[in-house]
RNA sequence: UAGCUCAGUGGUAGAGCAUCUGCCUUGCAUGCAGAAGGUCCCGGGUUCAAUUCCUGA
Numbered sequence: 001u002a003g004c005u006c007a008g009u010g011g012u013a014g015a016g017c018a019u020c021u022g023c024c025u026u027g028c029a030u031g032c033a034g035a036a037g038g039u040c041c042c043g044g045g046u047u048c049a050a051u052u053c054c055u056g057a
Stems, first nucleotide, its partner, number of pairs: 003017004011048001019035005042056004
């Protein structure tokens, strides 16, 4: 750090809840399946590569 709560700690970013769609139901809820949603607070530096290391506000 996704609307909320959090994980991840150098190699194209994940979970739970919430949202949407479908199935199920007379209907609602529950349950099952799927989808969408992120400039990882902002600026600078190091590195082939930074959410990750250093640094400033």